[in-house]
Context: one part of a larger RNA
Molecule: small-subunit ribosomal RNA, central domain
Organism: Dietzia aerolata
RNA sequence: CUGGGCGUAAAGAGCUCGUAGGCGGUUUGUCGCGUCGUCUGUGAAAUCCUCCAGCUUAACUGGGGGCGUGCAGGCGAUACGGGCAGACUUGAGUACUACAGGGGAGACUGGAAUUCCUGGUGUAGCGGUGAAAUGCGCAGAUAUCAGGAGGAACACCGGUGGCGAAGGCGGGUCUCUGGGUAGUAACUGACGCUGAGGAGCGAAAGCAUGGGUAGCGAACAGGAUUAGAUACCCUGGUAGUCCAUGCCGUAAACGGUGGGCGCUAGGUGUGGGGGUCUUCCACGACUUCCGUGCCGUAGCUAACGCAUUAAGCGCCCCGCCUGGGGAGUACGGCCGCAAGGCUAAAACUC
Numbered sequence: 001c002u003g004g005g006c007g008u009a010a011a012g013a014g015c016u017c018g019u020a021g022g023c024g025g026u027u028u029g030u031c032g033c034g035u036c037g038u039c040u041g042u043g044a045a046a047u048c049c050u051c052c053a054g055c056u057u058a059a060c061u062g063g064g065g066g067c068g069u070g071c072a073g074g075c076g077a078u079a080c081g082g083g084c085a086g087a088c089u090u091g092a093g094u095a096c097u098a099c100a101g102g103g104g105a106g107a108c109u110g111g112a113a114u115u116c117c118u119g120g121u122g123u124a125g126c127g128g129u130g131a132a133a134u135g136c137g138c139a140g141a142u143a144u145c146a147g148g149a150g151g152a153a154c155a156c157c158g159g160u161g162g163c164g165a166a167g168g169c170g171g172g173u174c175u176c177u178g179g180g181u182a183g184u185a186a187c188u189g190a191c192g193c194u195g196a197g198g199a200g201c202g203a204a205a206g207c208a209u210g211g212g213u214a215g216c217g218a219a220c221a222g223g224a225u226u227a228g229a230u231a232c233c234c235u236g237g238u239a240g241u242c243c244a245u246g247c248c249g250u251a252a253a254c255g256g257u258g259g260g261c262g263c264u265a266g267g268u269g270u271g272g273g274g275g276u277c278u279u280c281c282a283c284g285a286c287u288u289c290c291g292u293g294c295c296g297u298a299g300c301u302a303a304c305g306c307a308u309u310a311a312g313c314g315c316c317c318c319g320c321c322u323g324g325g326g327a328g329u330a331c332g333g334c335c336g337c338a339a340g341g342c343u344a345a346a347a348c349u350c
Base pairs, nucleotide, nucleotide: 003322004321005320006319007304008303012318014201015200016199017198021194022193023192025088026087027086028085029084030083031082033081034080035077036076037075038074039073040072041071042070048066049065050064051063052062053061054060091191092188093187094186095184096183097182098181099180103177104176105175106174107173108172109171110154115149116148117147118146119145120144121143125136126135162169163168206247207246208245209244210243211242215241216240220236221235222234223233258317259316260315261314262313263312266295267294268293269292270291271290272289273288274287275286276285277284299306300305323350324349325348332343333342334341335340
């Protein structure tokens, strides 16, 4: 390489958009590029296969035929793929009518709580732990009441419940804005799927500049514990956590399961729509589409398990794997302010 694979054994890129490319619905005509048939030429000799012959045989040698999977040309076929021209509506999209939502951005705003400040009441402790101590407190703490300041996060509702491509999103109001679902079947008429490169988004931590800092809290200091204790526990506490702008580009970025389409028993919850029936209505019954869970048949699986939200049965496209260590390292390149990221070996060794 061929092949076989990728939930847990090595292996799905963190996610999306999209270029080239690959693949692509129904139908009519046409071309005859692929495809198929046939003929001709060519495809050196030797070698190889086969038949015959020559050395006493064989090896060896000579002769005939085949092979030479290919290329070119002529003639023909037109189902399938393709090109061109036309038509269609089921794929895809648009429109209209409804609906749900912590989807995104900005502005404004609310209450509870912690801390701090001021004042009142009040007096000797408070705090903390397994037990203590460091710490705070007669310069009046803790407790309690009133007022004020400021920052951060939003109890209950809250739900294997919702939204988003993923990361993620939760007090309230307003403005701007993305996507989705159902119904109608009016419009376009294959406009589709995937996607090497590429571009954008991307938790936390970290970086830069400027702000902010209530609580928490790496580092650090002290107190304990201990043989020691550079820890676990306690008292403090800087960066950070927050905001704006710009970087970084990683993660157990996980469903450890790439995307799309079709097909293949059911049962039972739950969220959002539609329809039919019943009805006094709230309900209820049946049905249908979309989402989200649990259980389970066939089938699959090494097993565990998966099972219409597939890990079943198929097709299309991309990514990735190929014994362990060395190593996601070195070197080189690209990116970054840096930290580092991406790409990615070998010697050696088992």